[in-house]
Molecule: RNase P RNA; transfer RNA
RNA sequence: CGAGCAAGAUAGGAAGCGGCUGGAGGGCGAGAGCCCUCUGGAGGAAAGUCCGGGCUCCGCAGGGCGGGAUAGCUGUUAACGGCAGCCGGGGGCGACCCUAGGGCGAGUGCAACAGAAAAUUACCGCCGGGGCAACCCGGUAAGGAUGAAAAGGUGCGGUAAGAGCGCACCAGGGCGUGGGAGACUACGCCGCUGUGUAAACCCUAUCCGGAGCAACGCCGACUGAGGCAGCGCGGUAGCCCGCCGGGCCUCGAAAGGCGGCUUGACGCGCGGUGGCGACGCCGUGCGCAGACAGAUCGUUUCCAAAUACAGAACCCGGCUUAUACGCUUGGUCGCCAA
RNA sequence: GAGCCAUUAGCUCAGCCGGUAGAGCAUCUGACUUUUAAUCAGAGGGCCCGGGGUUCGAGUCCCCGAUGGCUCA
Numbered sequence: 001c002g003a004g005c006a007a008g009a010u011a012g013g014a015a016g017c018g019g020c021u022g023g024a025g026g027g028c029g030a031g032a033g034c035c036c037u038c039u040g041g042a043g044g045a046a047a048g049u050c051c052g053g054g055c056u057c058c059g060c061a062g063g064g065c066g067g068g069a070u071a072g073c074u075g076u077u078a079a080c081g082g083c084a085g086c087c088g089g090g091g092g093c094g095a096c097c098c099u100a101g102g103g104c105g106a107g108u109g110c111a112a113c114a115g116a117a118a119a120u121u122a123c124c125g126c127c128g129g130g131g132c133a134a135c136c137c138g139g140u141a142a143g144g145a146u147g148a149a150a151a152g153g154u155g156c157g158g159u160a161a162g163a164g165c166g167c168a169c170c171a172g173g174g175c176g177u178g179g180g181a182g183a184c185u186a187c188g189c190c191g192c193u194g195u196g197u198a199a200a201c202c203c204u205a206u207c208c209g210g211a212g213c214a215a216c217g218c219c220g221a222c223u224g225a226g227g228c229a230g231c232g233c234g235g236u237a238g239c240c241c242g243c244c245g246g247g248c249c250u251c252g253a254a255a256g257g258c259g260g261c262u263u264g265a266c267g268c269g270c271g272g273u274g275g276c277g278a279c280g281c282c283g284u285g286c287g288c289a290g291a292c293a294g295a296u297c298g299u300u301u302c303c304a305a306a307u308a309c310a311g312a313a314c315c316c317g318g319c320u321u322a323u324a325c326g327c328u329u330g331g332u333c334g335c336c337a338a
Numbered sequence: 339g340a341g342c343c344a345u346u347a348g349c350u351c352a353g354c355c356g357g358u359a360g361a362g363c364a365u366c367u368g369a370c371u372u373u374u375a376a377u378c379a380g381a382g383g384g385c386c387c388g389g390g391g392u393u394c395g396a397g398u399c400c401c402c403g404a405u406g407g408c409u410c411a
Base pairs, nucleotide, nucleotide: 001334002333003332005330006329007328008327012303013302014301015300016299017298018297020041021040022039023038024037025036026035027034028033043309047320048319050318051317052316053315054314055212056211057210058209067208068207069206070205071204072086073085074084075083076082087101088099089098090097091096102203103202107201108200109197110196111195123144124143125140126139127138128137129136130135152170153169154168155167156166157165171193172192173190174189175188176187177186178185179184216259217258218257219256224251225250226249227248228247233245234244235243236242266287267286268285269284270283271282272281273280274279339410340409341408342407343406344405345404348363349362350361351360357394365381366380367379368378369377387403388402389401390400391399
């Protein structure tokens, strides 16, 4: 210098003017409301709603059926199908990347075309026997042909011809011993070796009660339903008396009002500490949208430029997807130069 | 907030339990007719919404998205 890999930050800032909206304080007004000051005001994904939880209600959720999800191991966490590290497999010269990765040695199904045969298979061929012959009977998966796939592969021996029939090496499986927390792995022994498909039905193990803030709680106008009846009920100041009120109680109930509502497993910074890491612990400082027709915008100047994707609606942890202009860091490979 | 469906030829739709993608209308050509329409015969036209995976093989199965539509509270 070129190519490629991984990780990360940023998501405008400053000043002026004018708006919108939550909260606090103050002023004016009979009220409705208006004005002033201070202060808070979208995101890295607020999105998709794909997972997990908090919270609330419902037969307090124990068991069974059905249904759904997940599928190497260990950890992490409030929880997870997320994340981290590791194991096995695959790709790349490499940095590094990908991986739904239990079971077809329970059962059932499927494997088009071609081929004799797609799972208890003999078409050609080879070998043995019979027959004058055509051909028939039996053995055989070494060779041919078909196919994505043909009964572990290659070689030597062996045999009538063949065959793990025997042997060597390789692939897989089982058992034993050693190592490891475990997935797994190293070595040794056993000839043990009828394909693939479970992102086909299914089996095994584990987990999941259902619904969702329009949940849910309170108040309730108009109107309505049921019940009770002069007992009691509501208000006044916590109780009694007294006083006042007017039938009372329950249910239902608006596109109404209030709560739920935002300070929470919260975020960020700094210091310390345990861990390879995800993450945890301790100390300290700072920060904090909460609407209900729904606010966060416009404009001028400067910065090289601020241009993309996009905007909270109960909250939080992830995943996924969309993203502009520039930028940072650390590995790798190649070439050149010193 | 919670759930569901569709996407295949120019248009409307089939395509089962994975095995060479079809139909009707439309288009083009020919026949019939004096001509057109109708009718008859034939032809062309698709990478099945996009990407990735499973499988020997994917329109079909699985995952992630896009667009359109529907239902409930």